[in-house]
Record summary: The RNA shown here (c-di-GMP-I riboswitch aptamer) has 86 nucleotides and comes from an uncultured Geobacteraceae bacterium. Its mean pLDDT, the model's own confidence on a scale to 100, is 78. The sequence was found by an Rfam model in a public genome assembly. Rfam family: c-di-GMP-I riboswitch aptamer. Its family is annotated with cyclic-di-GMP binding in the Gene Ontology. About the family: GEMM was predicted in a large-scale screen for bacterial structured RNA regulatory elements.
RNA sequence: UCUGUUUCAAGGUAUCCCCAUCGAAAGGUGGGUGCACAAAGUCACAAGUCCGAUUCAAUUUUGUAACGGACAGUUGGGCUACCGGG
Numbered sequence: 001u002c003u004g005u006u007u008c009a010a011g012g013u014a015u016c017c018c019c020a021u022c023g024a025a026a027g028g029u030g031g032g033u034g035c036a037c038a039a040a041g042u043c044a045c046a047a048g049u050c051c052g053a054u055u056c057a058a059u060u061u062u063g064u065a066a067c068g069g070a071c072a073g074u075u076g077g078g079c080u081a082c083c084g085g086g
Stems, first nucleotide, its partner, number of pairs: 002086002012037002017032006035073001041079003045076003048071005054066002056063002
């Protein structure tokens, strides 16, 4: 450096839920928790899913779309990475 593997060692992240907080919301952040993960590290490029304060239309309450936003623990892709065998 490349490749295969989940066996060893050291570890790492951390679901649902609860509390606080930010946000119109999806959701984010911090603490607790630990379902699970060999890239569940990171990046919104492509697809997908979710939200709708705003725009538009209709209409007294709703809707697809535009547009904006969110999800990296939805998939693909880019970049990076520990130990051990060859």